[in-house]
């Protein structure tokens, strides 16, 4: 000076917003509307056909609508520089097995350090997520 390696996953946390649930506010009200299932119809679509999709009618079941995340929560997202666990890699030792070389099991150890924007991206949305151990700095 150059190259290689310094690991992966799961469950959580700091943190994050607002799809869904809940909470709050307003309005409506026992009906309308909406969602799902069943059946029929279509001089609809697709397919060789069966079938599937779309629209509509009837019926059954369930169910209000809109807004608010400076809304304490549940669901959800979540750390390179946060945690735990499991695995993986590597070094050494003794013992056993194997044995040409060597490999496997077991045990002990190591897997360090780490200041960091702006901006952009995804999902409903945001973020310590991703771009990124980046740019930059020491």
């Nucleotide at each position: 000076u150059a190259a290689u390696a310094c690991u992966g996953c799961u469950u959580c946390u700091a943190g994050g917003g607002u799809u869904c649930c809940g909470a709050c506010u307003a309005c409506c009200g026992a009906a309308a509307g909406c969602a799902a299932g069943u059946a029929g119809c279509a001089u609809g679509a697709u397919u060789a056909u069966c079938g599937u999709c779309u629209g509509u009618u009837a019926u059954u079941u369930g169910u209000g609508u809109a807004g608010u995340g400076a809304c304490a929560g549940g669901u959800c997202c979540a750390a390179g520089a946060g945690a735990a666990g499991c695995a993986c890699g590597u070094u050494c030792u003794c013992a056993u097995c194997u044995c040409u070389u060597u490999g496997a099991u077991a045990g002990a150890g190591c897997g360090a350090c780490a200041c960091g924007g702006c901006g952009g991206g995804a999902c409903a949305a945001a973020a310590g997520c991703c771009c990124g151990g980046g740019a930059g700095g020491u």
Background:
Model confidence (mean pLDDT): 75 of 100. Guanidine-I riboswitch aptamer from Dactylococcopsis salina PCC 8305, 138 nucleotides, folded computationally. The sequence is in RNAcentral, with records from Rfam. The source organism's lineage runs through Bacteria, Bacillati, Cymatolegaceae, Dactylococcopsis and Dactylococcopsis salina.